The part of an RNA shown here (small-subunit ribosomal RNA, central domain) has 349 nucleotides and comes from a metagenome.

[in-house]
Context: one part of a larger RNA
RNA sequence: UUGGGCGUAAAGGGCGUGUAGGCGGUUCUACAAGCCUGGUGUGAAAGGCCUGGGCUCAACUUAGGUUUAGCGCUGGGAACUGUAGGGCUAGAGUUUACGGAGAGGAAGCUGGAAUUCCUGGUGUAGGGGUGAAAUCUGUAGAUAUCAGGAAGAACACCGAUGGCGAAGGCAAGCUUCUGGCCAUAGACUGACGCUGAGACGCGAAAGCGUGGGGAGCGAACAGGAUUAGAUACCCUGGUAGUCCACGCUGUAAACGAUGUGCACUUGGUGUUGGUGCUUGAAAGCAUUGGUGCCGUAGCAAACGCGGUAAGUGCACCGCCUGGGGAGUAUGCUCGCAAGGGUGAAACUC
Numbered sequence: 001u002u003g004g005g006c007g008u009a010a011a012g013g014g015c016g017u018g019u020a021g022g023c024g025g026u027u028c029u030a031c032a033a034g035c036c037u038g039g040u041g042u043g044a045a046a047g048g049c050c051u052g053g054g055c056u057c058a059a060c061u062u063a064g065g066u067u068u069a070g071c072g073c074u075g076g077g078a079a080c081u082g083u084a085g086g087g088c089u090a091g092a093g094u095u096u097a098c099g100g101a102g103a104g105g106a107a108g109c110u111g112g113a114a115u116u117c118c119u120g121g122u123g124u125a126g127g128g129g130u131g132a133a134a135u136c137u138g139u140a141g142a143u144a145u146c147a148g149g150a151a152g153a154a155c156a157c158c159g160a161u162g163g164c165g166a167a168g169g170c171a172a173g174c175u176u177c178u179g180g181c182c183a184u185a186g187a188c189u190g191a192c193g194c195u196g197a198g199a200c201g202c203g204a205a206a207g208c209g210u211g212g213g214g215a216g217c218g219a220a221c222a223g224g225a226u227u228a229g230a231u232a233c234c235c236u237g238g239u240a241g242u243c244c245a246c247g248c249u250g251u252a253a254a255c256g257a258u259g260u261g262c263a264c265u266u267g268g269u270g271u272u273g274g275u276g277c278u279u280g281a282a283a284g285c286a287u288u289g290g291u292g293c294c295g296u297a298g299c300a301a302a303c304g305c306g307g308u309a310a311g312u313g314c315a316c317c318g319c320c321u322g323g324g325g326a327g328u329a330u331g332c333u334c335g336c337a338a339g340g341g342u343g344a345a346a347c348u349c
Base pairs, nucleotide, nucleotide: 004320005319006318007303008302012317014202015201016200017199021195022194023193025088026087027086028085029084030083031082033081034080035077036076037075038074039073040072041071042070048066049065050064051063052062053061054060091192092189093188094187095186096185097184099182100181104178105177106176107175108174109173110172111155115151116150117149118148119147120146121145122144126137127136163170164169207248208247209246210245211244212243216242217241221237222236223235224234259316260315261314262313263312264311267294268293269292270291271290272289273288274287275286276285277284298305299304322349323348324347331342332341333340334339
């Protein structure tokens, strides 16, 4: 490389926007680059094959015929691909009307419960913690309880097998700005599409820089226990951090361990968002967008998947090729650093 693969065996890029490239609906006309076909030139000889000849045969040798892809020139064909032009509306999109659901994003304002702390009142000897204890805290009045105040962080119930978002993710309420999505009925554009190497953007937590903030929790650390020991599990404290602003980092079991798009393929039953019909209403029926479960065919090593496919096909991208060495070394590159990206070999089984 071919082949075969990528839910769990090695293997789907964390996710998107999109450049080149690859691929591309339907119809008519033209061209003839690809494609098909005829002629012609070249395709040396030797060789191979066939039919003969010459050495007694054969090997060997000799004559004739034949064999060959490719390329050049030239004549023709037009189904398909391509190119050019003209149409179409089923893909894609725009718009109008009437609407709809939503923790989608950003900023601002507000709220109550709880916690801790502070002040004051009541009140007295414990509180706290555990398997049991102790460290700790309390007569300088704690715990408990009542009133007032301050602070920061998170938003019980609703709440769901629920919703939204490309993914990460998003949950108190209100306001402003803003993205996407869905249904119904029209009108319009006329293939404008799909994928997407590079590139660019987004990207949990932890971490980093500067400045704030710091209630609770809490790496590190200290003490108390446990234990043979206990650099742990348990307890009492507690610094970074967790929070905010701006900038960086760019990784996760970033998981559905399942790339994106399109088409096709018996059913049943939930749920969520629309629309239409019917009905007095609940509801029912039809249709459509999501989201679950069970299962047919089929697939699968099995588990299982099964119209939200891991079924049947097509287009394009990414990736895999025995275990260890190793996501290491080296080089390059990004980063303030931590480290990230790319990424071997020897050797060994």
Its mean pLDDT, the model's own confidence on a scale to 100, is 88. The full RNA is in RNAcentral, with records from SILVA.